[in-house]
A computed fold for a 72-nucleotide RNA from Linnemannia elongata, annotated as transfer RNA.
The same sequence occurs in records of 12 taxa.
The sequence is in RNAcentral, with records from ENA and Rfam.
Rfam family: tRNA. About the family: Transfer RNA (tRNA) molecules are approximately 80 nucleotides in length. It is annotated as a transfer RNA.
The organism belongs to Linnemannia, within Eukaryota.
This record gives sequence, structure tokens and C1' cells, in this order.
RNA sequence: GCUGGCAUAGUAUAAUGGUUAGUAUAUCUCGUUGUGGCCGAGACGAUCCUGGUUCGAUUCCAGGUACCAGCA
Repeated sequence: GCUGGCAUAGUAUAAUGGUUAGUAUAUCUCGUUGUGGCCGAGACGAUCCUGGUUCGAUUCCAGGUACCAGCA
């Protein structure tokens, strides 16, 4: 330099173009406990960036950025 893949809560991971973007874990609160842990209930928290297509984009398209792999 070229090609392909990937980018979603702090972390990991779902979501075949339409509903409040789901789950686990972490964090916080409450309950439980003599205290803590475990356990139970609840809360908080996310679509990499800029454009395009579409009535509607996490999803499709183009470019950029970062990471991974391959080729040279």
C1' cells in the first nucleotide's frame, strides 16, 4: 500500500428496517445478617464519527477513525 472482518452501558454479549435497544456482570439503593459475604427486590448506565438511501437506520450504502486478520 491492497483486501476482508469488527465497532452497542465500566466490561462481555444479543437485536433480519418499525414497540421503552434486551441479557449477564460491575456500580448504587433497599431487604436479609450481630457485621460482611451469599441471596432477594429495585435503580443507574450504551448504538465510533460525518454524510446518503428510506415514511422510518443499531441494521442498508459511501467516506473517515480505531482495532484484528491476510496479502504485498